[in-house]
């Protein structure tokens, strides 16, 4: 150079057009003589970024950033 794949909350990780599950961690509660486990409640004005399509984009399209990978 050239193809393929991955970028979604602090970390993991699901959604593949109708507006973003779940875990852990975090914060508030209740529980306890305090803690710790349980348990109840909260936590992504936007899914790498910038445009395009569409009534509606994490999702499709194009272009760019990062990370793997495979040819050369």
């Nucleotide at each position: 150079u050239g193809c393929c794949c991955u970028g979604u909350c602090g970390c993991c990780a699901a959604g593949u057009g109708g507006u973003a599950a779940g875990g852990c961690a975090u914060c508030g509660g209740a529980c306890u003589c305090u803690g710790a486990c349980c348990c109840c409640g909260a936590c992504a004005u936007u899914c790498g970024c910038a445009g395009g399509u569409u009534c509606g984009a994490a999702u499709c399209c194009u272009g760019c950033c990062a990370g793997g990978g495979c040819a050369a």
Predicted 3D model of a 72-nucleotide RNA (transfer RNA) from an uncultured Erysipelotrichaceae bacterium.
Its Rfam family is "tRNA". By type it is a transfer RNA.
The coordinates come from a structure-prediction model, not an experiment, and the mean pLDDT is 81.